[in-house]
RNA sequence: AUAAAGAAAAGGCAAAUCUAUUGAAAAGUAGAGACGCAAAGUCACAGGUCUAAGGUCAAAUGACUAGGACGGCUGGGUUACCGAA
Numbered sequence: 001a002u003a004a005a006g007a008a009a010a011g012g013c014a015a016a017u018c019u020a021u022u023g024a025a026a027a028g029u030a031g032a033g034a035c036g037c038a039a040a041g042u043c044a045c046a047g048g049u050c051u052a053a054g055g056u057c058a059a060a061u062g063a064c065u066a067g068g069a070c071g072g073c074u075g076g077g078u079u080a081c082c083g084a085a
Stems, first nucleotide, its partner, number of pairs: 006082001012037002017032006035072001041078003045075003048070003054065004
């Protein structure tokens, strides 16, 4: 120094919920707030999940569908603080 791993210390992020706002919705953004997180930093490539405006079928109130969304669902890529075992 790298890989795996994670005692201590310095810090970091921010679930649910509430308010405002964007959006058809899922959900996002900002503020408050902390459930938790060693990548809960970042990226929609693969799987998975959510929504269904539009479209298709039905005609019936429904069903199917991602060009939408989720990185705090999993894998993977990529970047990174500290120094005990």
Molecule: c-di-GMP-I riboswitch aptamer
Organism: Halalkalibacter akibai JCM 9157